[in-house]
Context: one part of a larger RNA
RNA sequence: GAUUGAACGCUGGCGGCAUGCCUAACACAUGCAAGUCGAACGGCAGCAUGACGUGUAGCAAUACACGUUGAUGGCGAGUGGCGGACGGGUGAGUAAUACUUAGGAAUCUGCCCAGUAGUGGGGGACAACUCGAGGAAACUCGAGCUAAUACCGCAUACGCCCUACGGGGGAAAGCGGAGGAUCUUUCGACGUCGCGCUAUUGGCUGAGCCUAAGUCGGAUUAGCUUGUUGGUGGGGUAAAGGCCUACCAAGGCGACGAUCGGUAGCUGGUCGGAGAGGACGAUCAGCCACAUUGGGACUGAGACACGGCCCAGACCCCUACGGGAGGCAGCAGUGGGGAAUAUUGGACAAUGGGGGCAACCCUGAUCCAGCAAUGCCGCGUGUGUGAAGAAGGCCUGCGGGUUGUAAAGCACUUUCAGUAGAGAAGAAAAGCUUACGGUUAAUACCCGUGAGUCUUGACGUUACCUACACAAGAAGCACCGGCUAAUUCAGUGCCAGCAGCCGCGGUAAUACUGAAGGUGCAAGCGUUAAUC
Repeated sequence: GAUUGAACGCUGGCGGCAUGCCUAACACAUGCAAGUCGAACGGCAGCAUGACGUGUAGCAAUACACGUUGAUGGCGAGUGGCGGACGGGUGAGUAAUACUUAGGAAUCUGCCCAGUAGUGGGGGACAACUCGAGGAAACUCGAGCUAAUACCGCAUACGCCCUACGGGGGAAAGCGGAGGAUCUUUCGACGUCGCGCUAUUGGCUGAGCCUAAGUCGGAUUAGCUUGUUGGUGGGGUAAAGGCCUACCAAGGCGACGAUCGGUAGCUGGUCGGAGAGGACGAUCAGCCACAUUGGGACUGAGACACGGCCCAGACCCCUACGGGAGGCAGCAGUGGGGAAUAUUGGACAAUGGGGGCAACCCUGAUCCAGCAAUGCCGCGUGUGUGAAGAAGGCCUGCGGGUUGUAAAGCACUUUCAGUAGAGAAGAAAAGCUUACGGUUAAUACCCGUGAGUCUUGACGUUACCUACACAAGAAGCACCGGCUAAUUCAGUGCCAGCAGCCGCGGUAAUACUGAAGGUGCAAGCGUUAAUC
């Protein structure tokens, strides 16, 4: 000099863009953060509608009330499917099962894309529900009824799997839309379209595994190792392999630093530097690890699973003392720790994700707003004129000098802030109508393309623009002995104090304190800490 996720002191007008628990991976009140599908299913608790019945009012239409009915829209709870393995957080552990780079072969891959072949015919249950029982609760148990895209056989098998090449094995599920003939019990069959389902091939994407090289410092750590190193048989895995096991051999690593102990998530990068080297790894992006501590598996395409399960430990809450409940290193927020780090905000409008045919629902991801000069950048706090060089202050050699064109005065402007008005872009779609094309037996339905139409904005009192009024509302901080730009007076008297280094202060202190003046930076300026 540059820099910082900074803090502290004094001061503080506005805006844009960023950033914001570095400490206790300490403990957490409260709310929210993962649901969705009725176009898989039985149903009907609640809401709405219809139908029927009864009653009241009325001549009646009708209105109201009550009841029945899943008939319709829809839907609490339940069965079932997909998703809760993504997204979000943190850096405790990890010095190599990690990361980076370059290779490799013995693998799996839901949804998605492309291809091939199918989607026939049966069965028995279990929830919900009803009845009963236990319990303070959490919840649990028994009996009975029932549906399915839940579960299980049978049939079939292009391809698939196993094979001793003779053969053997194995699948599925339906749901919805509209429809001209024909049949029909007027439900439908039937054909068709869409979404699914099964088997298999190829792909995409994602993931697992192996090898090599690189990756902090300690020798005041020199020897380490028995599933250890290799082989064979067997097991196991999606997959190679001591991954596991039995037997056999006695190997394997190490001064090119093994082992041990310390520290640490790694990288793209960031800071700094002429470069080489050095330091760091906040935000953003990639990978890894973890989810109160330790262990374990289940389900699943994928987990040994942050807001799943089981066991054990610590802590904490409820309890009728028998027993139960919990996990913010998600977003806010609280206590604590600390020099120190924000709102218990708005919206799904956009981007993206999950579910769904869709409408749509969910989304503390995200987009926004709030707080903080924490940083960077920009703007303003007026402009011109104005000498009687006013007054006041300070200095003085008492003549004057300086503050100083500075002020006042005169003329002008109105950025920003203020008030009022006007006002983009972020919105693309989806829906509806319609034309054409595809599909089809079909001018239905559905899909694609085009046109028209109708809407959808949290931010938002938006950005930007216009008008109005008034110089009106807006400057501080540090320093002035040398390094180092900038000096005088007063007070103090080795005292009080200053200080980065040298050093100042003991009666004329340019070094302390105050004032005047000056210098530097400026909505900041200094100090401290840290890195180059």
Molecule: small-subunit ribosomal RNA, 5' domain
Organism: uncultured prokaryote